[in-house]
């Protein structure tokens, strides 16, 4: 500090993942070393075997033992030890966080309401007597633990009693302290309580005692250590109090010692702290009560900070000590290493009783993801006794196990070769921090460290990733939506930089990754620092209580606020600065801080408070106007329905179109009176009114609310508005009316695949009144309400106010202006944009409601409201990476507009679809019928007319491995061959031989080929969008951006053609220009073309002549082939804008692109081709190579497509007769002769071509056919003949005869086509050894119909909607069915918790009585707290529950 991920792209919104930094667990690896306040905290405050964790004291005391010593006096000493009396201690240390939302805790006061052993300090003091009971002795009980009698004895044990002393009551005085005495001090008076321990040690002196042994006893003095009493200190504590101190209102009231008085009791001490009595009070939305959850703080985590989140470990405070209770002792305890009893658990036991309480240190067991040695030591520090030596401490100190942190060092360094200037490895050198070893130091003993030496590159690297985010592979092999990975997007369908693996790299290193929690990113909880018109979010409306806030001057105060100045804010931690370990981590020591809280004093602006004015904001009075405000009565009018009365005839009505439906019982229509509800046309108008829903005929009555003037009175009274309260359209419900008309539901008729609907005939409820009730609506301006600011311009409505005009004197009409309201554009500004913009969504201010992703759900469950339907309040688990908002840019639409096209239509012409029959494809069949191609844009396509080749398919038969390694071969390898088997058929192969002389296909790699796969891995090249006009660059300008502008608009054109406009202005590429053909014309040329004129030759001849370019010549013509000219909206009218053009018209061979080909953008189609060829991967490899036979691609119930022939008479058959142009010829093309009836044969001139040679039919005459399955038609089948080829069986075309099917103009649909077109007739090439019905071209003949139009069917442009980008063949709803999930609802069961009330009640206090007096004791009674069992209610949890409803997810 951000980064991925919603889109085709964008820009918000908004969430979810990513990198950080901590704790805890874990995988995988580990060389050392320093420090640590690191290590059963989370789960079982679950259970626990063993050891150990508080004793000390002989200078209190008395008795035993035990050793040593001394001793008739110059002496009566010393040491260890036992149990016990007494004293202190055991309330400290040390664990634990279960309870506890509280005076526990934190910070700060207060105690005029209080204690305090042992410490200090001052003051007095210690007199005079008596008892006792342990040890110890004796006798007993008992399995034990332990206990009972009797007897004796000391103290610093107990007791009376003096003297001091204390407390209380009562009467007052003084005096101190203080803010105040209820305090202290002194005085009186009574009551009450009451002391002591000269006892020890040591020295000194004195004295008595001392042999049946004893080793002591007393006086005196110093100074020790204790004692008593009083008075303060200190230290440690009780106790009140201000502030603070978690979630949940789906907890809204709660509470009976409950709030308070008097009184009493109890306590150190105050107090409902207990108790009697009185009173009825007392917390509570500033959150009471309930409920859940938690030991608080200092600090720790992370953060820039506010903060979030955490506190188990150190320090400090509490609280617990197996669940609970109660008391002793004491200065302190309600005390678990103290007693007593209840639960429940264990243990011992002789059944009779008894013991125990590790959340001390270790250690076990459970539980768990999850945590260490049954260690050494009092030598440091400390605490307890002790006078002191000491003693005693699992507090502590040490050390062991653990990657738990935090710091620190290491895994070598050169040189030189080999490697790819890699990686690594070799050789030789160098240093040893570590490492081993040894030796001192170190320690309470050790380990470790720290010194010195010796050795020897040795003892020492991994783990995680490499598709983005996110640093590092466009490396190989496997794998083929599998098997996996992936916090999140997302890989994986056969070339996977993303699985698995090698290799290489990056990134951190004694660590380096996973999971789980916490912070931070997050300004996605917003105080700092966010919104809420359309992403989520303004209450449907107003009026109002709390609360919050609030005009202008002047005085006061000084509460907030600012300053100084002091108290405290334990110490550890943090932070600087200094030292110590070499350095750091760590320590010490100085100092800062630690934002908080009290307490003096000062400041007086701002805000509060108090008090005194104002008048701008409010309000209230007054004028005269405006209005579909509101509520009430009243009256009006038109339509409509339905009675009646007449007139009148046959239909009416409905629709797209129709029915149902009414009608001769007279309808629909006219008239005339009549009843009935409803409902208010014009006027009306983005006028008007109202909070808001919402109001609309005229009148008239109440009632209200705005605006404008005036400036008359109040004098800040104001503004929000949590609960609340009241008004809310329609539709709905209750009760009672009314019901014309329209009309849910329901009937019927239609539409349709249905049609519970849309259209139509009926019609209930309701719609309307009057009483209640619901309380919601897209209750929308999707914009809470109130006040200030901040350019304009234009409309409109009400009122003013100034002027003009004008008048029926009410008025009106205009002008400018001022205020209100109500619209439209719009400038700064906002804004994610769209948009808003003095009526803000701009800047500000005050108050309110509301939102944090999307689904689950406005659902469940509780509540509260309702008759009821329902409303209001409102989760959760689970699920999902997005949901969304606004803009773009396609592309769509049974949206709009404008232009256009025979692959559109429309007026025409001719076909397809029927039928044979060709030919292609499906399908079927087959041994194979190889393979592609699938609307246009597959289907006479693949040049694809396959006899064999072709040929890729099927039967069968043979053949093939360059090279390398192993094997095998002079003991003969490959290779040839007679005979013979084998087989269709072969020395192909085998048998048996023979000839030969060096290779060798047996294995294992590797090749060769390959029409095997992949056209979704490509290149090339085609098709189609496109007989289309569009594509797109610079620079500028607009946008936050995608991206617009330009390419838009008017007009024009075939055309983004071209003229005007226009924030654009140029440009490319398309189109057009170009190219080639044809029409006119000129010029140049002249063989092999032509032949007008001129010679000439043959022929025929009707003798007039024609005919043959043959031949000289000749190029006039035609024609070839090469250059040139014409056409340009140029001229002339109309129209248009004077333009661009558009129509007419004149000239011209040709009129507005002359016609008609070539070329035809940037792009998409995973378009088609791997089968033309070329190519990457994959596969095959002696067969998916390679030859060779034979067969099949031609199969045949069927279905399409493209076609030919016909159905006749515009024909047909037969005879004569005519005219052509692209073209193509050497294994070709053949005139010509001859022969055949003919297909053709036999010969063969000339041709390598403007020389040869191939060459028309429609057409015209003649004549027969006479509407018929025919003289139409020519399919199929029969017989003969040719031809091409080795070879027509499957499977070839020709002729000739014969036969002679369907078929008499084709349904629904459909195709082509605008002129030399369409239809029609042929011809010619290509393919070709033979074979067109097909392709590509040629020419003859030669129409009809528009000159429009968007109606179909597409295309261009604008435009508009969109939830669609794989782009409408898109997207997506809901029910069903199947399989998982987790929550509801459920008759009921079943268990925990807390609560409240009953019962039994262990015990514990208090009170009286009794009994012995061996007593502080037994028993009994009253009363009172009361554990623990049990019981009934109530409450919250958790568990199963037949069954019911919804929800989420997932495959197709």
């Nucleotide at each position: 500090u951000c980064c991925g991920g919603u889109u085709g792209a964008u820009c918000c919104u908004g969430c979810c993942g990513g990198a950080c930094c901590u704790c805890a667990c874990u995988g995988c690896u580990a060389u050392c070393g320093g420090g640590g306040u690191g290590a059963g905290a989370c789960u079982a405050a679950g259970c626990c075997a063993u050891g150990c964790g508080a004793g000390u004291u002989g200078a209190g005391c008395g008795u035993c033992u035990c050793c040593a010593g001394a001793c008739c006096a110059c002496g009566u000493u010393g040491g260890a030890g036992a149990a016990g009396c007494g004293g202190c201690g055991u309330a400290c240390g040390g664990c634990u966080c279960a309870g506890u939302a509280a005076a526990a805790u934190a910070u700060g006061g207060c105690u005029a309401a209080c204690c305090u052993a042992c410490c200090c300090u001052c003051g007095a003091g210690a007199c005079a007597g008596g008892g006792a009971c342990a040890a110890c002795c004796c006798c007993g009980g008992g399995a034990a633990a332990c206990u009972g009698g009797g007897g004796c004895u000391g103290a610093c044990c107990c007791c009376u009693g003096a003297u001091a002393g204390g407390a209380g009551a009562g009467a007052g005085a003084a005096c101190c302290u203080g803010g105040a005495a209820u305090g202290g001090u002194u005085c009186c008076u009574c009551u009450c309580c009451c002391a002591a321990a000269c006892a020890g040690a040591u020295u000194a002196g004195g004295g008595a005692a001392c042999a049946u042994g004893u080793c002591u006893c007393c006086c005196u003095a110093a100074g020790c250590c204790g004692c008593u009493c009083g008075a303060g200190g200190a230290u440690g504590g009780g106790g009140c109090u201000a502030u603070a101190u978690c979630c949940g209102a789906u907890c809204a009231g709660g509470c009976u010692g409950u709030u308070g008085g008097u009184g009493a009791g109890g306590u150190a001490a105050c107090g409902g702290c207990u108790c009697a009595c009185c009173a009825a009070a007392c917390c509570u939305u500033u959150g009471a009560c309930c409920g859940g959850u938690a030991c608080g703080g200092g600090c720790c985590g992370u953060g820039a900070g506010a903060g979030c989140g955490g506190u188990a470990g150190c320090c400090c405070g509490g609280a617990g000590a197996u669940g609970g209770a109660u008391c002793c002792u004491g200065a302190g305890a309600c005390a678990a290493g103290g007693a007593u009893c209840c639960a429940g658990g264990c243990c011992c036991u002789a059944c009779g009783g008894g013991g125990c309480g590790c959340a001390g240190c270790a250690g076990g067991c459970g539980c768990g993801a999850a945590a260490c040695c049954u260690c050494c030591g009092c030598a440091a520090u400390g605490c307890g006794c002790g006078a002191a030596a000491g003693c005693g401490u699992g507090a502590c100190g040490g050390g062991g196990u653990c990657a738990c942190c935090c710091c620190g060092a290491g895994u070598g360094u050169c040189a030189c070769c080999u490697g790819c200037u890699a990686a690594a490895g070799g050789u030789g050198a160098c240093u040893u921090u570590u490492c081993a070893c040894c030796g001192g130091u170190g320690u309470a003993a050790a380990u470790a460290g720290c010194c010195g030496g010796u050795g020897g590159a040795a003892u020492a690297a991994g783990g995680g990733g490499a598709g983005g985010g996110c640093a590092a592979g466009a490396c190989u092999g496997g794998u083929g939506u599998c098997a996996g990975c992936c916090g999140c997007c997302g890989c994986g369908g056969u070339a996977a930089u993303a699985c698995c693996a090698g290799c290489u790299c990056c990134c951190c290193g004694a660590g380096u990754g996973g999971u789980g929690a916490g912070g931070a990113c997050g300004a996605u909880u917003a105080u700092u620092g966010g919104g809420c018109c359309u992403a989520a979010a303004g209450c449907g409306u107003c009026c109002g209580u709390a609360g919050c806030u609030g005009g202008c001057u002047c005085c006061u105060u000084a509460a907030g606020u600012u300053u100084a100045c002091u108290g405290u804010c334990a110490a550890a931690u943090u932070c600087g600065a200094c030292g110590a370990u070499c350095c750091a981590a760590u320590c010490g020591c100085c100092g800062a801080a630690c934002c908080g809280c009290g307490g003096u004093a000062a400041a007086g602006a701002c805000u509060g408070a108090g008090g005194a004015g104002c008048u701008a904001g409010g309000a209230g009075g007054c004028g005269g106007g405006a209005g579909a405000g509101g509520c009430c009565g009243a009256c009006g009018g038109u339509a409509c329905u339905c009675g009646c009365g007449g007139g009148g005839u046959a239909g009416g009505g409905g629709u797209g179109a129709a029915a149902u439906c009414c009608u001769u019982u007279g309808a629909u229509c006219c008239c005339g009176g009549g009843a009935g509800g409803a409902c208010c046309a014009c006027c009306a108008g983005u006028g008007g009114c109202g909070a808001a829903g919402g109001c609309g005929g005229c009148c008239g009555g109440c009632c209200a609310g705005a605006a404008c003037g005036c400036g008359c009175u109040c004098g800040a009274c104001g503004g929000u508005g949590a609960g609340g309260g009241a008004c809310g359209a329609a539709a709905g419900c209750u009760g009672g009316g009314g019901g014309a008309g329209c009309g849910a539901a329901c009937c019927g008729g239609a539409u349709u695949a249905g049609a519970u609907a849309c259209c139509c005939g009926g019609g209930u409820a309701g719609u309307c009144c009057c009483a209640g009730c619901u309380g919601u609506a897209a209750a929308c301006g999707a914009u809470g309400u109130g006040g200030g600011c901040u350019a304009a311009g234009u409309g409109u409505c009400a009122g003013g106010a100034u002027g003009g005009c004008u008048u029926u004197a009410g008025g009106g009409c205009u002008a400018u202006u001022c205020u209100g309201g109500u619209g439209c554009u719009g400038c700064g500004g906002u804004g994610a944009a769209g948009a808003c913009g003095u009526u803000a969504a701009g800047c500000c201010c005050a108050c309110c409601g509301c939102c944090u992703g999307g689904g689950g759900a406005g659902u469940a469950c509780g509540g509260c409201c309702g008759c009821a339907a329902g409303g209001c309040u409102g989760a959760a688990a689970c699920u999902u990476a997005a949901a969304g908002g606004a803009a773009u840019u396609g592309g769509c639409g049974g949206g709009g507009g404008a232009g256009c096209a025979c692959c559109a239509c429309a007026a025409g012409g001719g076909g397809u679809g029927a039928a044979g029959c060709u030919u292609g494809c499906g399908g079927u069949u087959u041994a194979a019928u190889u393979g592609g191609a699938g609307u246009c844009a597959a289907c006479g396509c693949c040049g694809g007319g396959a006899a064999c080749c072709u040929u890729a398919c099927c039967g069968g038969g043979g053949g093939u491995g360059a090279c390398a390694g192993c094997a095998g071969a002079a003991u003969g390898a490959a290779g040839g061959c007679c005979a013979g088997a084998u087989u269709g058929a072969a020395g192909g192969u085998c048998u048996u031989g023979c000839c030969a002389g060096a290779c060798c296909a047996g294995c294992u790699g590797a090749g060769a080929g390959g029409a095997g796969g992949u056209g979704c891995a490509u290149g090339g090249c085609c098709g189609u969008c496109g007989c289309c006009a569009g594509u797109u660059c610079g620079u500028g300008c607009c946008g936050u951006g995608a991206g617009g502008u330009a390419u838009c608009c008017c007009g024009u054109u075939a055309a983004g053609u071209c003229g005007g406009g226009c924030a654009a202005c140029g440009a490319u590429c398309g189109a057009g220009a170009c190219c080639c053909a044809c029409a006119c014309c000129c010029u140049u040329a002249a063989u092999u073309g032509c032949c007008a004129a001129c010679g000439g030759a043959u022929c025929c001849u009707c003798c007039g002549g024609g005919a043959u370019g043959c031949c000289g010549g000749g190029c006039a013509c035609c024609u070839u082939a090469a250059g040139g000219g014409g056409a340009c909206c140029g001229c002339c009218g109309u129209c248009g804008a004077u333009a661009a053009g558009a129509c007419g018209g004149a000239g011209g061979a040709a009129g507005g692109a002359g016609u008609g080909g070539g070329c035809c953008a940037c792009g998409g189609c995973a378009g088609g081709u791997c089968a033309g060829u070329a190519u990457g991967c994959c596969c095959c490899g002696a067969a998916u190579c390679c030859c060779c036979c034979g067969g099949g691609c031609c199969a045949c119930a069927c279905g399409c497509g493209a076609g030919c022939u016909g159905c006749a008479a515009u024909g047909g058959u037969a005879g004569g007769g005519a005219c052509a142009a692209u073209g193509g010829g050497c294994u070709c093309c053949g005139a010509c002769c001859u022969c055949g009836a003919a297909a053709g044969a036999g010969g063969g001139a000339g041709g390598u071509a403007a020389u040869c040679c191939c060459g028309a039919a429609a057409c015209c005459c003649u004549a027969c056919c006479c509407c018929a399955g025919u003289u139409g038609g020519g399919a199929u089948c029969g017989a003969g003949g040719g031809c091409u080829g080795a070879a027509a069986c499957c499977c070839g075309u020709c002729c000739u005869c014969g036969u002679g099917a369907a078929c008499a103009u084709g349904g629904a649909a459909u195709c082509c086509c605008u002129a030399g077109u369409a239809a029609u007739c042929g011809c010619g090439u290509g393919u070709c050894a033979u074979c067109a019905g097909c392709g590509c071209g040629c020419g003859g003949u030669g129409a009809a119909u528009a000159c429009g139009u968007c109606c179909c069917u597409g295309c261009u442009c604008c435009u508009u909607g969109c939830a669609c980008a794989c782009a409408c063949c898109g997207c997506c709803c809901g029910u069903c069915g199947c399989u998982c999930c987790a929550a509801c609802c459920g008759a009921g069961u079943c268990g925990g918790g807390c609560u409240u009330g009953g019962g039994u009640g262990a015990g514990g206090c208090g009170u009286g009585g009794u009994c012995c007096u061996g007593u502080u004791g037994g028993c009994c009674a009253c009363g009172u707290c009361g554990a623990a069992c049990u019981u009934a209610a109530g409450u919250u949890c958790a568990g199963c529950g037949a069954g019911g409803g919804g929800g989420g997810a997932g495959a197709a």